[in-house]
């Protein structure tokens, strides 16, 4: 160099055109002499970035940027 996947809450991660969701971890509560545990419930997102398409885009099309493979 050339292909190819991936990027979404603090971590792993769903979600394949129509209000962005789960676990774990945070916090607040309720139990508890105290802690864990259990249970109830808040809170966190410019969905790598830039443009396009579309009535509507995390989603589909193109650049870039990253990280990870393969060939050479």
């Nucleotide at each position: 160099g050339c292909c190819g996947a991936c990027u979404u809450a603090g971590c792993u991660c769903a979600g394949u055109g129509g209000u962005a969701g789960a676990g774990c971890a945070a916090c607040u509560g309720u139990u508890u002499u105290g802690u864990a545990a259990a249970c109830a419930g808040u809170a966190g997102g410019u969905c790598a970035u830039g443009g396009g398409u579309u009535c509507g885009a995390a989603u589909c099309c193109c650049g870039u940027a990253g990280u990870c493979g393969g060939c050479u």

This is a predicted structure of a 72-nucleotide RNA (transfer RNA) from a Candidatus Daviesbacteria bacterium. Its Rfam family is "tRNA". By type it is a transfer RNA.